Molecule: transfer RNA
Organism: Bdellovibrionales bacterium
RNA sequence: GGCUCGGUAGCUCAGAUGGUUAGAGCGUGGGAUUCAUAACCCCAAGGUCGGCAGUUCGAUCCUGCCCCGAGCCA
Repeated sequence: GGCUCGGUAGCUCAGAUGGUUAGAGCGUGGGAUUCAUAACCCCAAGGUCGGCAGUUCGAUCCUGCCCCGAGCCA
């Protein structure tokens, strides 16, 4: 340098053929329970969906370029 895959919550990851509100588990905070702690249960907060453009009435999703990570080839 070329090709492939990936980048979504603090972490690990889903996400429909482009549309209604972007979710789960863990974690965090609060509550309930307990003599107390843990576990279990209830509630909540937390997201520029890597960046910039383009297509579209509408983009996390499609296209181009760039950045970052992994692998392969040279």